Background:
The prediction has a mean pLDDT of 86. A computed fold for a 350-nucleotide part of an RNA from an anaerobic digester metagenome, annotated as large-subunit ribosomal RNA, domain IV. The full RNA is in RNAcentral, with records from SILVA. It matches the Rfam family "Bacterial large subunit ribosomal RNA".

Context: one part of a larger RNA
RNA sequence: ACCUCUCUAAGGAACUCGGCACAUUAGCCCCGUAACUUCGGGAGAAGGGGUGCCUGAAACCUUUGCAGCAAUGUGAGGGUCUAGGGUCUCAGUAAAUUGCGCUUAGCGACUGUUUAACAAAAACACAGCACUCUGCCAAGUCGUGAAGACGACGUAUAGGGUGUGACACGUGACCAAUGCGGAAAGAUCAAGGUAAGCCGUUAGCUCGCAAGGGCGAAGCGGUGAGCCCAAGUCCCCGUGAAUGUCGGCCGUAACUAUAACGGUCCUAAGGUAGCGAAAUUCCUUGUCGGGUAAGUUCCGACCUGCACGAAUCGUGUAACGACUGAGCGACUGUCUCGGAGAGGAUCUCG
Numbered sequence: 001a002c003c004u005c006u007c008u009a010a011g012g013a014a015c016u017c018g019g020c021a022c023a024u025u026a027g028c029c030c031c032g033u034a035a036c037u038u039c040g041g042g043a044g045a046a047g048g049g050g051u052g053c054c055u056g057a058a059a060c061c062u063u064u065g066c067a068g069c070a071a072u073g074u075g076a077g078g079g080u081c082u083a084g085g086g087u088c089u090c091a092g093u094a095a096a097u098u099g100c101g102c103u104u105a106g107c108g109a110c111u112g113u114u115u116a117a118c119a120a121a122a123a124c125a126c127a128g129c130a131c132u133c134u135g136c137c138a139a140g141u142c143g144u145g146a147a148g149a150c151g152a153c154g155u156a157u158a159g160g161g162u163g164u165g166a167c168a169c170g171u172g173a174c175c176a177a178u179g180c181g182g183a184a185a186g187a188u189c190a191a192g193g194u195a196a197g198c199c200g201u202u203a204g205c206u207c208g209c210a211a212g213g214g215c216g217a218a219g220c221g222g223u224g225a226g227c228c229c230a231a232g233u234c235c236c237c238g239u240g241a242a243u244g245u246c247g248g249c250c251g252u253a254a255c256u257a258u259a260a261c262g263g264u265c266c267u268a269a270g271g272u273a274g275c276g277a278a279a280u281u282c283c284u285u286g287u288c289g290g291g292u293a294a295g296u297u298c299c300g301a302c303c304u305g306c307a308c309g310a311a312u313c314g315u316g317u318a319a320c321g322a323c324u325g326a327g328c329g330a331c332u333g334u335c336u337c338g339g340a341g342a343g344g345a346u347c348u349c350g
Base pairs, nucleotide, nucleotide: 002344003343004342005341006340007339008338010336011335014334019331027051028050029049030048031047036041038166052087053086054085055084059080060079061078062077063076064075065074066073067072088092100329101328102327103326104325105324106323107321108320112124113123128164129163130162131161132160133159134158140150141149142148167316168315169314170313172246173245174244177243178242179239180238181237182236186234187233188232192228193227194226197223198222199221200220201219204215205214206213207212247265248264249263250262251261274308275305286302287301288300289299290298
């Protein structure tokens, strides 16, 4: 020097990314307890006092004696508990077990679940909400396009799928694109059906002296226009808690500035309410206020939103959280800055 622990003057977070770790607190009884709130909570809020042993009235509960007709009076015993008094220690939950607290913001409502062995969370789930499919041999799923099974010994207050995620207040515009649904007038349109025509074959007829040539029914075979013909697509309508999308330029008010107002272009329609330098803000440590002696973080505002925005929900919200940020108190060897000690492990020598 290392590991585990104990103590430490003065200071008390100056340490550090960050109070990480340590320390503080602690049981029981009594008093007392704020904002806010979904009236349940918050709450063990916070903050105070007491605590051993001995004695112990009064009060209460209970058993019982005596006197008395009774009301009642007067005694004895047991139990509970307390005021008070006494007493010892540095210290009485004397060891051990045994909450640190408060303020404020973000996210997620909550209890729960998760990366067995680097992530426990703001991720997943959730009750609630909404849309959509399904009329029963249901939809959906497993299975070989099967039998069979689940769904379900259920029947739309049921079952499947998708999104959102308690609660409160809300949830705007756009159907042009994509998707889905509907309607069937028209256009397009496969296999198939029908089938004109054409081709091959040739019984026969015919020309020729012959070789050879021409025509050619039926049947069989091949090819085959036209016509008939489903869904789909085109076309039309609807649909956003379907996938999604939600502009630009110029001018204008009696200081200036700004623009309620006007013009113009484009679009399917141009972002409504609410929120906003935000888990979103590049410029940026924006500007102002608060907190500090001093604050790139934090809180409250402003709005110039590079690039918030309404169930890929918007904004709030009591309670909850081994979540994340900021501050305060208490507390401490985290530190100024080290020191002392105990045990262990190890090295050298014996």